[in-house]
RNA sequence: UCUUAUCCAGAGAGGCGGAGGGACCGGCCCGAUGAUGCCUCGACAACCGGUCGGCAAAUUGCCGAACACGGUGCCAAUUCCGGCAGAUGGAUGUUCUGGUAGAUGAGA
Numbered sequence: 001u002c003u004u005a006u007c008c009a010g011a012g013a014g015g016c017g018g019a020g021g022g023a024c025c026g027g028c029c030c031g032a033u034g035a036u037g038c039c040u041c042g043a044c045a046a047c048c049g050g051u052c053g054g055c056a057a058a059u060u061g062c063c064g065a066a067c068a069c070g071g072u073g074c075c076a077a078u079u080c081c082g083g084c085a086g087a088u089g090g091a092u093g094u095u096c097u098g099g100u101a102g103a104u105g106a107g108a
Base pairs, nucleotide, nucleotide: 001108002107003106004105005104006103007102012041013040014039015038016037020030021029022028024083025082026081027080042075044073047071048070049069051065052064053063054062055061056060079101084098085097086096087095
């Protein structure tokens, strides 16, 4: 970089540190009552592996279940809301649908 799946659920304490942070833009929030970040421990979670069961098939595929054992992930706000297009509509507002962008897993 590409493909594919998911993104309205869930889950915080301590230490270090000291100014911005929530990807980008706008809004709106968080932050010296110490955020973001890093470390430790803890928690949450079933994406992949592993385990069990079923089906097909042929040595793999699909479906389901339990599990935090291994690999990741994650623990303010729906991905915090929107960004583009369509529908709705008097409307740049509202609501809905699809997309873009982003995040994470798996594969290339």
Molecule: SAM riboswitch aptamer (S box leader)
Organism: soil metagenome